This is a predicted structure of a 72-nucleotide RNA (transfer RNA) from Blyttiomyces sp. JEL0837. The prediction has a mean pLDDT of 83. It matches the Rfam family "tRNA". By type it is a transfer RNA.
RNA sequence: GCUCCAUUGGCCCAGUGGCAAGGCGUCUGCCUCGUAAGCAGAAGAUCGCGCGUUCAAUCCGCGCAUGGAGCA
Numbered sequence: 001g002c003u004c005c006a007u008u009g010g011c012c013c014a015g016u017g018g019c020a021a022g023g024c025g026u027c028u029g030c031c032u033c034g035u036a037a038g039c040a041g042a043a044g045a046u047c048g049c050g051c052g053u054u055c056a057a058u059c060c061g062c063g064c065a066u067g068g069a070g071c072a
Base pairs, nucleotide, nucleotide: 001071002070003069004068005067006066007065010024011023012022018055026042027041028040029039030038048064049063050062051061052060
């Protein structure tokens, strides 16, 4: 230098054109003498950044950034 892959809540990860599911964690309540476990509920994601396509973009296109793999 070229090619490919990944980037989604604090962490792990699903989704794939019609504003995002789940697990862990966090918070609240119940339970308990108390804690843990268990049960119930809640909060938390401008979907890495910018531009474009579209009525509409996490999803499609281009560029950039970060990380990884391969080739030279």